Source information:
Predicted 3D model of a 71-nucleotide RNA (transfer RNA) from a Clostridia bacterium. The source organism's lineage runs through Bacteria, Bacillati, Bacillota and Clostridia. The RNAcentral record of the sequence draws on ENA. Model confidence (mean pLDDT): 81 of 100.
[in-house]
RNA sequence: GCGGAUGUAGUUUAGUGGUAAAACGCCGGCUUCCCAAGCCUGAGUUACGGGUUCGAUUCCCGCCAUCCGCU
Numbered sequence: 001g002c003g004g005a006u007g008u009a010g011u012u013u014a015g016u017g018g019u020a021a022a023a024c025g026c027c028g029g030c031u032u033c034c035c036a037a038g039c040c041u042g043a044g045u046u047a048c049g050g051g052u053u054c055g056a057u058u059c060c061c062g063c064c065a066u067c068c069g070c071u
Base pairs, nucleotide, nucleotide: 001070002069003068004067005066006065007064010024011023012022013021018054026042028040029039030038048062049061050060051059
């Protein structure tokens, strides 16, 4: 330099055009003499910038980061 893959909550991951989800973690509450465990509840997320579309995590382009391969 060329090609490919991945990027979604604090972490690990689902989600193939129609209200973005689970587990663990975090706030609050219940239970307990206290802690742990358990139960209930709440907050929080599509790397970034454009395009297509009535509507984009999803399709297209660019860009950034990480990983793999080729030279």